[in-house]
RNA sequence: GCCAGGGUAGAGCAGUCCGGUAGCUCGCGAGGCUCAUAAUCUCGAAGUCGCUGGUUCAAAUCCAGCCCCUGACA
Numbered sequence: 001g002c003c004a005g006g007g008u009a010g011a012g013c014a015g016u017c018c019g020g021u022a023g024c025u026c027g028c029g030a031g032g033c034u035c036a037u038a039a040u041c042u043c044g045a046a047g048u049c050g051c052u053g054g055u056u057c058a059a060a061u062c063c064a065g066c067c068c069c070u071g072a073c074a
Base pairs, nucleotide, nucleotide: 001073003071004070005069006068007067010026011025012024013023020057028044029043030042031041032040050066051065052064053063054062
């Protein structure tokens, strides 16, 4: 340089194809249970969905540009 994949909560990921107000597991906080701890159950907090712009009544999702990460080729 070019091609492919990826960027979503503290961590790991789904959701994108087919636009309709974002979820799962672990972790964190509170409570229940227990003599107590672990396990388990319930509830809660935590997200400008990489950035900017565009389309739309409505964008994580579609379009354009840019940034970053990984791999292949040169």
This is a predicted structure of a 74-nucleotide RNA (transfer RNA) from Cyanobacteria bacterium UBA8543. Rfam family: tRNA. By type it is a transfer RNA. The sequence is in RNAcentral, with records from ENA.